[in-house]
């Protein structure tokens, strides 16, 4: 130099000037209690001033926890997931690391990676034959002929079909041949060393001689799953009330809770406890269920300091973890991060000038995409920059 | 916050391990004075993508995308 492979970081930056949400801090208006009428007190619009203001995926909602209630979470069936092995971690179906297979010359990648001697199922077409197997060609044996061949019976070593046809190679025997028998391979079962925490590698006997694929077909084994979600869930006000909404300004329309009827039911208990059945437990009487009548979704906590982030160090192969110091970084609720304007600027066009290295001039001017209880994940989607490891070819030394 | 269904030819569907199908549509020809209707024939498919599973995928198994619906 070229070509691949793995892996990380960034995610446009500077001043200005307006604008939006969250906190604090002033002092002016108002507005409640209080008053020894001087005032003190608290809340408090708009004002200014200080901060702080979206992501690596905030997304998709696939997984997995916190957190809240439902009985601190019972038993059983049936459902659902997971699948090599050791760690990791609050948990996980993630992550690490290693073993096996498979694919690559490598570096490195891929694998729902447990069973098919518990059962049942299914292997199209092709092909004689598709699972306790099977004579189409071909071989041999023995009849038989019109000399093509035809029939009866023996073989799975040879052809041919298949994705797949019941070990391979050589040799013994034999009519022709065959694990019928030998040798060696390969592969299965079991048994014992040996390394290794373990998946599993090596190595050594022993046996029968060979055992089809498929569980991302049903199913068995193992392990793990109690259900509902911030509209969880609690508090406040209001109780023919109160609170949005929308308009013709007086009606209209949705919740809770309320009025009126019925109806069930108080220990022989109505109904409830948010997947389905059974048991077993709890809750339960100013309760529960229609219907009508009226009539929506008010405010506030929950709500952001957390398995949190940065740096050092220290163990560990790594995922991670431990410790020592610093740091606080939205919290909306029709929903806050935006516009303009200068200069920088990656990129593209264009033109120009050159020692072909590159300079300068103009124009355009940044990708995916935006929180809504928070956290670990994984998956997609992403212009354009920059770093690192490592392999393979060549070509110098 | 939670649950569910769909995707095959131009359009509507059907196939749900074993050579991708039907109806309209549209191209021929044939009927007819022409059209239409009918007859005959053809054409036309990344089975939404992708990657595994399998001898073998449209159908099985992940992950995506796009459309449609429920329920608080």
């Nucleotide at each position: 130099u070229g070509a691949g492979u793995c892996g990380g970081c960034a995610g446009g930056g500077c001043g200005g000037c307006c604008g939006c949400g969250g906190c604090g801090a002033g002092g002016c208006a108002g507005u409640g209690c209080u008053u020894u009428c001087g005032g003190g007190c608290a809340c408090g619009g708009g004002c200014u001033c200080g901060u702080c203001g979206a992501g690596g995926a905030a997304a998709g909602u696939c997984c997995g926890g916190a957190c809240u209630c439902c009985a601190c979470a019972g038993g059983g069936c049936a459902g659902g997931g997971u699948g090599g092995u050791u760690g990791u971690u609050a948990a996980c179906g993630g992550c690490a690391a290693c073993c096996a297979g498979g694919c690559g010359c490598g570096a490195g990648c891929c694998u729902c990676g447990g069973g098919a001697c518990a059962g049942u199922g299914c292997c199209a077409c092709a092909g004689a034959g598709a699972a306790c197997a099977g004579a189409c060609c071909g071989c041999c044996u023995g009849g038989g002929u019109u000399c093509g061949c035809c029939c009866a019976g023996g073989u799975a070593a040879g052809g041919g079909u298949g994705a797949a046809a019941c070990g391979g190679u050589g040799g013994u025997g034999u009519a022709a041949g065959a694990g019928a028998c030998c040798a060696c391979c390969a592969g299965c079962a079991c048994c014992c060393c040996u390394g290794g925490u373990g998946a599993c590698a090596g190595g050594g006997g022993u046996g029968g001689c060979u055992a089809g694929g498929u569980a991302a077909a049903c199913c068995c084994c193992a392990c793990c799953c109690g259900g509902a979600g911030c509209a969880a869930g609690g508090c406040c006000a209001a109780g023919a009330g109160g609170a949005c909404a929308c308009c013709u300004c007086g009606g209209u329309g949705u919740c809770u809770g309320c009025g009126c009827a019925g109806g069930c039911g108080u220990u022989c208990g109505a109904g409830g406890g948010c997947u389905g059945c059974c048991c077993g437990c709890c809750c339960g009487a100013u309760g529960c269920c229609u219907g009508c009548g009226g009539g929506u979704a008010g405010g506030c906590c929950g709500c952001u300091a957390g398995a949190g982030c940065c740096u050092g160090u220290c163990g560990g192969c790594a995922a991670c973890g431990g410790c020592a110091g610093g740091c606080c970084g939205a919290g909306a609720u029709g929903g806050a991060u935006g516009g303009c304007c200068g200069c920088c600027g990656a990129c593209u066009g264009g033109g120009a000038a050159u020692u072909c290295g590159u300079u300068c001039c103009c124009a355009u001017g940044a990708a995916c995409a935006g929180g809504a209880u928070c956290c670990g994940g994984c998956u997609u989607a992403c212009a354009u920059g920059c770093c690192g490891g490592c392999u393979c070819a060549u070509c110098c030394g | 916050g939670g649950g569910c269904g769909u995707g095959u030819a131009g359009c509507u569907c059907a196939g749900c391990g074993g050579a991708a199908g039907a109806g309209c549509a549209c191209u021929c020809g044939g009927u007819u004075u022409a059209c239409a209707c009918c007859c005959g024939a053809g054409c036309g498919g990344u089975c939404g993508c992708a990657g595994g599973u399998u001898c073998g995928a449209a159908c099985c198994c992940u992950g995506c995308c796009g459309c449609g619906c429920c329920c608080a």
Model confidence (mean pLDDT): 76 of 100. This is a predicted complex of two RNAs, RNase P RNA and transfer RNA, with 469 nucleotides together. It holds a member of the Rfam family "Bacterial RNase P class A". Rfam classes the family as a ribozyme.